Annotation: The RNA shown here (Bacterial small signal recognition particle RNA) has 100 nucleotides and comes from a Chloroflexota bacterium. Of the family's consensus pairs, 93% are formed in the model. Its Rfam family is "Bacterial small signal recognition particle RNA". From the family's description: The signal recognition particle (SRP) is a universally conserved ribonucleoprotein involved in the co-translational targeting of proteins to membranes. It was read from a public genome assembly, where an Rfam model found it. The coordinates come from a structure-prediction model, not an experiment, and the mean pLDDT is 79. Lineage of the source: Bacteria > Bacillati > Chloroflexota.

RNA sequence: GAUUGGGCCCUGCGCGGCGGAGGACUGUGAACCCCGUCAGGUCCGAGAGGAAGCAGCGGUAAGCGGAUCCCUCUGGGUGACGCGGGCCAGCCUGGUUCGG
Numbered sequence: 001g002a003u004u005g006g007g008c009c010c011u012g013c014g015c016g017g018c019g020g021a022g023g024a025c026u027g028u029g030a031a032c033c034c035c036g037u038c039a040g041g042u043c044c045g046a047g048a049g050g051a052a053g054c055a056g057c058g059g060u061a062a063g064c065g066g067a068u069c070c071c072u073c074u075g076g077g078u079g080a081c082g083c084g085g086g087c088c089a090g091c092c093u094g095g096u097u098c099g100g
Base pairs, nucleotide, nucleotide: 001097002096003095004094005093006092007091008090009086010085011084012083013082014081015079016078018075019074020073021072022071023070025066026065027064028063034059035058036057037056042051043050044049
């Protein structure tokens, strides 16, 4: 000097990790304008019966919490991870070979 490989650099995909949002799980949660059951009492009826229905109780909605990291979406100056593409401008580092 030639040629070739790798790394730094850029980028795509995948995997893991961190963060955000939602779902699933769970607690709480409605004087009445949710549901069910409706003591007492009220109303209708001659009666038998019936009707509406407060409190209470049970359930649930919006909301407010909790734990898990199970599911979905999403984000990056996430990674001494993998695979691929780019760059051959620059730096580093090897192989082969030629000349001095």